[in-house]
RNA sequence: CGGGAUCUCUGGAGAGCGGCGGAAGCCUCGCGGCGCCUGCCCACCGAAGGGGAGAGGCGUACUUGCGCCCGAUCUCUCAGGUCACCGGACAGAGGGGCGG
Numbered sequence: 001c002g003g004g005a006u007c008u009c010u011g012g013a014g015a016g017c018g019g020c021g022g023a024a025g026c027c028u029c030g031c032g033g034c035g036c037c038u039g040c041c042c043a044c045c046g047a048a049g050g051g052g053a054g055a056g057g058c059g060u061a062c063u064u065g066c067g068c069c070c071g072a073u074c075u076c077u078c079a080g081g082u083c084a085c086c087g088g089a090c091a092g093a094g095g096g097g098c099g100g
Base pairs, nucleotide, nucleotide: 001099002098007094008093009092010091011090016042018041019040020039021038022037025034026033027032043082044081045080049078050076051075052074056069057068058067059066060065
């Protein structure tokens, strides 16, 4: 001087505070009310993770075929998510193994 991964700080979108039940516990003289969380159903989102083909490339065949490779913020929504919290691709800054 350069500087990967990991690490630290900061920023960080989208979509029902849906319906029907259960429910730790709390409030009330009582009736009753609230209810972290959770099961099922419907609707929806995509930027944890995951899957996918294609543009393109390579090989082969010989005429338009076959095989293989192939990132994504594209696509699918399995997972995850739909007040807040948490999470969050990605970005900025710091730092840094290591190299010169």